[in-house]
Context: one part of a larger RNA
This record gives sequence, C1' cells and structure tokens, in this order.
RNA sequence: CGCACAAAACUUGAGGAGGUUCUUCUUUAGUACGAGAGGAUUUGGAAGGACGUAGCUCUGGUGUACCAGUUGUCACGCUAGUGGCAUGGCUGGAUAGCUAACUACGGAAAGGAUAAACGCUGAAAGCAUCUAAGCGUGAAGCCAUCUCCGAGAUAAGGUUUUGUUCCCCUUGUGGGUGAAGUCCCCAGAAAGACGAUCUGGUUGAUAGGCCAUAUGUGUAAGUGCAGUAAUGUAUUUAGCUAAAUGGUACUAACGGACGAACG
Repeated sequence: CGCACAAAACUUGAGGAGGUUCUUCUUUAGUACGAGAGGAUUUGGAAGGACGUAGCUCUGGUGUACCAGUUGUCACGCUAGUGGCAUGGCUGGAUAGCUAACUACGGAAAGGAUAAACGCUGAAAGCAUCUAAGCGUGAAGCCAUCUCCGAGAUAAGGUUUUGUUCCCCUUGUGGGUGAAGUCCCCAGAAAGACGAUCUGGUUGAUAGGCCAUAUGUGUAAGUGCAGUAAUGUAUUUAGCUAAAUGGUACUAACGGACGAACG
C1' cells in the first nucleotide's frame, strides 16, 4: 500500500514444513523345522538407548549484590566492633533465575488407494489361464490421521462485537470539533540484540520504597554470670537475609498525536 467505511477479537484452512527411530528380555516355545547341532515365522507383555518437546516439584550444578567461619596486613586514637586489600583472600553453605546428569511426555492405535507378490470368477482359445471385461488380499513406502506455520490464498475468505457525532460559512469533493480504537510517550517484565510481545499508566499495585511472611545462614552486637585466662554460658532456634510471596499510593507512571462512506 492492497483486501471498496473505520476498528477490536475469535476463527476456516488452499498451501507449506516437521515427525512417523532402534535394541534387549520374556510368553507363544525349546514348539514348528531338523538325524543332530541348532532353532523360528507369528502373537501378547515388559524394559531400555538415541532423538525431540516442555519444565525446575525432586536430585544436583551455578549463584563475584545472601549468611557464617577464618589467615596475613593496613585503617577507623586504643580495647571491643567494623571496613579495605590479598583469585569473591581462603573455607562451609545457599534464595530467585538459568541449567542437566534431574522430572514429565512423545513416536501409537485405527483408516483409504496401492507396489512387488498372492488370489476369485473368466473368455479370446468348448480345455487351461490372477486379465482381456469384472472383483479381492497386500508394505516402515503414498494420501489422510499427529505437531507447527498459514487469507498478499490479489479467488485477499468467515463469524461476533464497537463506532460512523455536533457546530459554522453556505453549498464545496469546504472549514472546525474528533467516535470506536490505536500510536508516540511514561512505569516495567512472564518478553527481549534492536523492533516486537506482554503487564500497567491515578477510576492505578506497573516499578522502587516500606510492612509482614517465606527462604538461606546458624544463635549477632551489647550486657550479665563462670573461669587466672583462652573460652564457655544466658539473654537467643537469635541477628542478618538478593532476584520470592502477600499487602501498602510514600516516590515515579507526566504529557502529546492519529483516527470514519467521492475514495
């Protein structure tokens, strides 16, 4: 820009892409077959590999803005308590997120038309013959079934819902206003290279702050008591706690455009 008014949502599916995998054990059965050695077709059941999709409840990893322990040294006048540097100094744990080695699921079943092949009926050719007319069985293959994209599918599809107002000069294919809705802008994250997507913009919980909780760490500082002291113990399952959950307008979401029937 188009899809003969402007929009919001939900769809149909022309067409396209992907997937449709492999093994073992067991039953049939030590059966058929075979002199024996050996050893099935087929049917049912179970387990697994690789691959794929989704996820973080579990098991772990990471987690340089969380907690604790601890060495050397420097600083805060000193003690105590803290902070800096030394690979995050080292060590032990660890929330969210991300993640695999973790978790869940998938390949199926049941169809249609067929290939090779096997048949029925059956003449040409009194017989025979799957074929010449006619009718069947039949594969991981083909078409559908399963997953995804998909109306620029220009034959541009369908359905539902919303809007198409008022004023002025007068007449024109006029000017102003600006509906449904959308965008810019702003606060952001379940999104993200950027666009985009999604949640919100005071009729508000969108982010930050604050409050409470959860989680993690593991019992803070100060003080008291015991001990010559190192230290222990009580206050104290304390103190602190990122990304989590629930509340709470305290701070910041201000402001500006586009947008409809003579194209």
Large-subunit ribosomal RNA, domain VI from a Pirellulaceae bacterium, 263 nucleotides, folded computationally. Rfam family: Bacterial large subunit ribosomal RNA. The prediction has a mean pLDDT of 84. Taxonomically the source falls in Pirellulaceae (Bacteria, Planctomycetota, Planctomycetia, Pirellulales). The full RNA is in RNAcentral, with records from ENA.